[in-house]
Context: one part of a larger RNA
Molecule: small-subunit ribosomal RNA, 3' major domain
Organism: bacterium 1XD42-76
RNA sequence: UGACGGGGACCCGCACAAGCGGUGGAGCAUGUGGUUUAAUUCGAAGCAACGCGAAGAACCUUACCAAGUCUUGACAUCCCGGUGACGCAGGAGUAACAUUCUGUUCCCUACGGGGCACCGGAGACAGGUGGUGCAUGGUUGUCGUCAGCUCGUGUCGUGAGAUGUUGGGUUAAGUCCCGCAACGAGCGCAACCCUUAUCAUCAGUAGCAAACAGAGAAAGCUGUGCACUCUGAUGAGACUGCCAGGGAUAACCUGGAGGAAGGUGGGGAUGACGUCAAAUCAUCAUGCCCCUUAUGAUUUGGGCUACACACGUGCUACAAUGGCGUAAACAAAGGGAAGCGAAGGAGUGAUCCGGAGCAAAUCUCAGAAAUAACGUCUCAGUUCGGAUUGUAGUCUGCAACUCGACUACAUGAAGCUGGAAUCGCUAGUAAUCGCGGAUCAGAAUGCCGCGGUGAAUACGUUCCCGGGUCUUGUACA
Repeated sequence: UGACGGGGACCCGCACAAGCGGUGGAGCAUGUGGUUUAAUUCGAAGCAACGCGAAGAACCUUACCAAGUCUUGACAUCCCGGUGACGCAGGAGUAACAUUCUGUUCCCUACGGGGCACCGGAGACAGGUGGUGCAUGGUUGUCGUCAGCUCGUGUCGUGAGAUGUUGGGUUAAGUCCCGCAACGAGCGCAACCCUUAUCAUCAGUAGCAAACAGAGAAAGCUGUGCACUCUGAUGAGACUGCCAGGGAUAACCUGGAGGAAGGUGGGGAUGACGUCAAAUCAUCAUGCCCCUUAUGAUUUGGGCUACACACGUGCUACAAUGGCGUAAACAAAGGGAAGCGAAGGAGUGAUCCGGAGCAAAUCUCAGAAAUAACGUCUCAGUUCGGAUUGUAGUCUGCAACUCGACUACAUGAAGCUGGAAUCGCUAGUAAUCGCGGAUCAGAAUGCCGCGGUGAAUACGUUCCCGGGUCUUGUACA
């Protein structure tokens, strides 16, 4: 100087407390461990692994296993020889890849050849999701959006170092003020950026419809207009600016006015010096080591989907603040061309026929659902709950057996609110309700977004956890 203390003082955080809703019990989905297996590919491991890499394993993916094939190779450059192709169409062949037959078929030229492509050959080489994240780059997690981490000069100390950065106040903040052997500065904080909340100006179609007119059963439907809504560009606006009180006449704090908004208005992006030999050689790159008729390449089939069990994360419930039926209302944000697909028609339905319109403020996905109204059920393992199973279907796709999603009918399991323990959340939040998107042929209860309805509680800092500052002790470095 640090680190540590079941030492002290001060401060903060959904850390506790006060509340609301969960997990832990049930069924299922998903990930992991274990076990099994020919293989169940690999990685991730307290917080910070476990709906994680994977924004989507039937084949492919795929790295694993079994079997069949290839050896200059599936991919790149160079050399030699041959062909005029390559490709496309049809056939044979194989479990499939391979292999093979027929037809069709290049460009430039000074005619010497050249370009391009394929085939054969020789070797240099290719190739490796093989090892090492404890050889590395890059990227990422975490402490933590915590308020810290340092430097120059000066001063003090023999020196390691100290000072500044401590102290008195204050703040979300090493934020600011005052003081001070310090004076300044840098990386962080804040601000600048995006979005949301209000208004003005400009613009007015594909958006909108107040006034005027027309038509109609009705609808901005038409003329028309840009007032309003909205869209999107430029500005304004909030700065403790104003008032009162407190404070040291400071910083600042408390209350008030005006205001759409008030003291950082809400949200996002932004992550200092560093810590964990943290994670990743399987995104990629890369040193070294290793394989080279195989640890490379390719094909078919299987596996990653197994199942006495254990754990994590979720979904659906156990019901009356509810279930079911009927007929009504109100969003936002997105996607769409190998696409979204309307009207109309068929089917109980999944869906099918159909094909208008739309590269979309024009058309379309698209019906929002909770909610309100009326009716029914009356506390039951039920008109709760939907697992499981049977049958019949739909769709995608060469192909749904292993192993897809959905529909109809039938079946109707556990479950009556969950032990010890444990998690999230302070406001348009929790809870609850639906909608969209990425990936994607198909395949979400996951993920990322969007809006609708919309609470309760916070006395306080004694205690638990984590963090910051000062101080103290130390057989630690």